[in-house]
RNA sequence: GGGGUGGUAGCGAAGCUGGUUAUCGCGCUGGCCUGUCACGCCGGAGAUCGCGGGUUCAAGUCCCGUCCACCUCG
Numbered sequence: 001g002g003g004g005u006g007g008u009a010g011c012g013a014a015g016c017u018g019g020u021u022a023u024c025g026c027g028c029u030g031g032c033c034u035g036u037c038a039c040g041c042c043g044g045a046g047a048u049c050g051c052g053g054g055u056u057c058a059a060g061u062c063c064c065g066u067c068c069a070c071c072u073c074g
Stems, first nucleotide, its partner, number of pairs: 001073007010026004019057001028044005050066005
């Protein structure tokens, strides 16, 4: 340098044929429970979906460019 896979919350993942509140687990946090902690139960916060453009009434999803990681070919 060519090809491929991936990048979504602090961490790990899901997200269908593009359809409007982006979902789940862990973690964080408020409350209940307990003598206390843990467990359990009920809530809450936390994402401009790697970045920049384009298409579309509408983009995490499609297209182009680009960056990063991994795999592979030379």